[in-house]
RNA sequence: CGCGAGAUGGAGCAGUCUGGUUAGCUCGUUAGGCUCAUGCCCUAAAGAUCGGAGGUUCAAUUCCUUCUCUCGCCA
Numbered sequence: 001c002g003c004g005a006g007a008u009g010g011a012g013c014a015g016u017c018u019g020g021u022u023a024g025c026u027c028g029u030u031a032g033g034c035u036c037a038u039g040c041c042c043u044a045a046a047g048a049u050c051g052g053a054g055g056u057u058c059a060a061u062u063c064c065u066u067c068u069c070u071c072g073c074c075a
Stems, first nucleotide, its partner, number of pairs: 002073006010027004020058001029045005051067005
């Protein structure tokens, strides 16, 4: 160089195929409860406008184009 996969809260992942109500799950963080206390457990909250830009559309995380980055395969 070529082919393929991927980028979504602090971490790891779904959701995209078939565009449409408030982007969800686990862990973590914070606060409260519980406890003599810590942990476990229970409740609640904060935190991502979905890698950047442009386009299509009434409407885009989702479709199209391009760019950046990461991983894998071949040599």
Record summary: Predicted 3D model of a 75-nucleotide RNA (transfer RNA) from Diacronema lutheri. RNAcentral records the identical sequence in 2 taxa. Rfam family: tRNA. Rfam classes the family as a transfer RNA. Gene Ontology term of the family: triplet codon-amino acid adaptor activity.